FMN riboswitch aptamer (RFN element) from Gordonia mangrovi, 159 nucleotides, folded computationally. It matches the Rfam family "FMN riboswitch aptamer (RFN element)". From the family's description: The RFN element is a highly conserved domain that is found frequently in the 5'-untranslated regions of prokaryotic mRNAs that encode for flavin mononucleotide (FMN) biosynthesis and transport proteins. The RNAcentral record of the sequence draws on Rfam.
RNA sequence: CAGAGUUCUCGGGGCGGGGUGAGAUUCCCCACCGGCGGUGAUGGCGUACUCACACACCCGUGAGGAAGCCGAGCCCGCGAGCGCCUGCCACCGGCAGGGACAGCAGAUCCGGUGUGAAUCCGGAGCCGACGGUCAUAGUCCGGAUGUGAGAGAACCGGG
Numbered sequence: 001c002a003g004a005g006u007u008c009u010c011g012g013g014g015c016g017g018g019g020u021g022a023g024a025u026u027c028c029c030c031a032c033c034g035g036c037g038g039u040g041a042u043g044g045c046g047u048a049c050u051c052a053c054a055c056a057c058c059c060g061u062g063a064g065g066a067a068g069c070c071g072a073g074c075c076c077g078c079g080a081g082c083g084c085c086u087g088c089c090a091c092c093g094g095c096a097g098g099g100a101c102a103g104c105a106g107a108u109c110c111g112g113u114g115u116g117a118a119u120c121c122g123g124a125g126c127c128g129a130c131g132g133u134c135a136u137a138g139u140c141c142g143g144a145u146g147u148g149a150g151a152g153a154a155c156c157g158g159g
Stems, first nucleotide, its partner, number of pairs: 001158001005155006016030004031139002033128002035078004043070003049064005073126002081104002083101001084098006108124005130142003
């Protein structure tokens, strides 16, 4: 350095106030939150350093700038969940497996800048598995000390 493998570790946030009511963190008003990889407008920040100005020196101001850090919930893809399929079981259910099953699987516009915006800046919107519940849940409880996209480290082996 790139690649096959093994092991280990890590790997999801959020209801605060008010109203109605017998009852609501579930309804209504205001509020709050945003998994993983990619893309990353020629983007942003910016260390060393360079240049200019200023300066006795240090400090400073401006421009550039390796490294490094940041940069999308709603653009592309993925994951968990539900469903579906297959197998097994003392089978009204449970367990295991399956993506040459994507069926559910969410949601964005306007203005600005600019050669260029799906990502920047500003504004206004929108979205959020299943089961439970004195009452309808992105935020409570549960499956879940689970699963997992993936991230990191060590080791083995190779060049």